[in-house]
Context: one part of a larger RNA
Molecule: large-subunit ribosomal RNA, domain IV
Organism: Chlamydomonas noctigama
RNA sequence: CUCUCUCUAAGGAACUCGGCAAACUAGCCCCGUAACUUCGGAAGAAGGGGCACCCUCUCUUUCUUUAAAAAUAAGAGAGGGUCGCAGUGACUAGGCCCAGGCAACUGUUUAUCAAAAACACAGGUCUCCGCAAAGUUGUAAAACAAUAUAUGGGGGCUGACGCCUGCCCAGUGCCGGAAGGUUAAGGAAGUUGGUUAUUAAGUAAUUAAGAAGCUGACGACCGAAGCCCCGGUGAACGGCGGUCGUAACUAUAACGAUCCUAAGGUAGCGAAAUUCAUUGCCAAGUAAGUUUUGGCCUGCACGAAAGGCGUAAUGAUCUGGGCGCUGUCUCGGAGAGAGACUCG
Numbered sequence: 001c002u003c004u005c006u007c008u009a010a011g012g013a014a015c016u017c018g019g020c021a022a023a024c025u026a027g028c029c030c031c032g033u034a035a036c037u038u039c040g041g042a043a044g045a046a047g048g049g050g051c052a053c054c055c056u057c058u059c060u061u062u063c064u065u066u067a068a069a070a071a072u073a074a075g076a077g078a079g080g081g082u083c084g085c086a087g088u089g090a091c092u093a094g095g096c097c098c099a100g101g102c103a104a105c106u107g108u109u110u111a112u113c114a115a116a117a118a119c120a121c122a123g124g125u126c127u128c129c130g131c132a133a134a135g136u137u138g139u140a141a142a143a144c145a146a147u148a149u150a151u152g153g154g155g156g157c158u159g160a161c162g163c164c165u166g167c168c169c170a171g172u173g174c175c176g177g178a179a180g181g182u183u184a185a186g187g188a189a190g191u192u193g194g195u196u197a198u199u200a201a202g203u204a205a206u207u208a209a210g211a212a213g214c215u216g217a218c219g220a221c222c223g224a225a226g227c228c229c230c231g232g233u234g235a236a237c238g239g240c241g242g243u244c245g246u247a248a249c250u251a252u253a254a255c256g257a258u259c260c261u262a263a264g265g266u267a268g269c270g271a272a273a274u275u276c277a278u279u280g281c282c283a284a285g286u287a288a289g290u291u292u293u294g295g296c297c298u299g300c301a302c303g304a305a306a307g308g309c310g311u312a313a314u315g316a317u318c319u320g321g322g323c324g325c326u327g328u329c330u331c332g333g334a335g336a337g338a339g340a341c342u343c344g
Stems, first nucleotide, its partner, number of pairs: 001339008010330002014328001019325001027051005036041001038160001052082010064070001083087001095323007102315002107119002123158007135144003161310004166240003171237002173233005180228003186222002190218006198209004241259005268302001269299001280296005
């Protein structure tokens, strides 16, 4: 010097990103216990008191015997006394309170840097599926779903509970519709090409025409779903404006005008896990507060199941404050053990 511990005057968070770490608290019995609340809780809330040993008395239960007493075992209470600084004497063994964010909760997760506000969840809602189900796996046979049958099974979103969940169907998707337009394979009247039995010309080579059959090309017309089209649908994907003027101080604008749109953001909340400017402004807390809490609303860029706003309880959650407590610190010091180091 390093590590693991013990103690430390006075102060007591001045340390630090932050009370990180450490300390305080701690058992049993009795008293007592707030806001809030889903009436279950919150709650061991908080905050107090007692606790060893000896003697006496009272009471309760138990056991043996029963007629009662006595004795056995366990416990409660009252009075008196003894010792120590200290009686849950060691070990073991909650620190507490206030306010806010998030998530209802118990649970799950990154084996090996993240345990959370992420995932799940009960509940809600939409949608598919009538059973040889939908859906999934497999080339298939087949299997799961399910030895189930819509109070069932699959998928999506949301996420207890309370109050609620606004407007837009123009675009995209989905569902329904079938009149019209478009439209494939295929069919097909018809038109047309190749081939040549044959005929004609030629002495011949060959040339011209050319039926049937075979084989091509084009093809009016017929021809489904789909798309176009017509409706519906948002707890489907999604979206939810601008300018100008106006009230008897000023300011502001309930009101009016106008442009655009499918419709122009309703309730609630709001400098927020969202606010750039920003340490917004006012208030509380502090001697002093970029954090925190309450309000305001000018929401750069909240907003209603990618749910909105509340919410008791819960949380090794995150944030701010306080009491207690302490070597975190002022600021160090002392000691024990294990290393390192020196000598052997």